[in-house]
RNA sequence: GCAGUCAUAGUCUAGUGGUCAGGAUCCGAGCCUUCCAAGCUUGGGACGCGGGUUCGAAUCCCGCUGACUGCA
Repeated sequence: GCAGUCAUAGUCUAGUGGUCAGGAUCCGAGCCUUCCAAGCUUGGGACGCGGGUUCGAAUCCCGCUGACUGCA
């Protein structure tokens, strides 16, 4: 330098154009318990950045940034 894959909560991850972006973990509150842990209920927190396509984009396209892999 070229090519490919990936980027979603503090962490791990699902989501192939439309339903509140879902789950686990984490954090707060409550219930339970003599207390703790566990369990149950409830609440909080996320689509890397900039454009484009579309009635509608986490999803499709382009660029940028970053990570990984291969080639030179």